[in-house]
RNA sequence: GCUGUUGUAGCUCAGUAGGUAGAGCACAUCCUUGGUAAGGAUGAGGUAGGCAGUUCGAAUCUGCUCAACAGCU
Numbered sequence: 001g002c003u004g005u006u007g008u009a010g011c012u013c014a015g016u017a018g019g020u021a022g023a024g025c026a027c028a029u030c031c032u033u034g035g036u037a038a039g040g041a042u043g044a045g046g047u048a049g050g051c052a053g054u055u056c057g058a059a060u061c062u063g064c065u066c067a068a069c070a071g072c073u
Stems, first nucleotide, its partner, number of pairs: 001072007010025004019056001027043005049065005
């Protein structure tokens, strides 16, 4: 320098024929217990690395860019 992959809630990840974002763990409150642990219920928490474009509408398509990783030279 070139190419590819990944980038979604605190963490690990899911989400493809584009239609207004989910799970597990963690966290908060409550229930259960004599008290823990375990279990149960409810809830808070992200607008999707960034910027643009296409579209009535994009996390999901396109371009540029940033970061991490891998390969090539």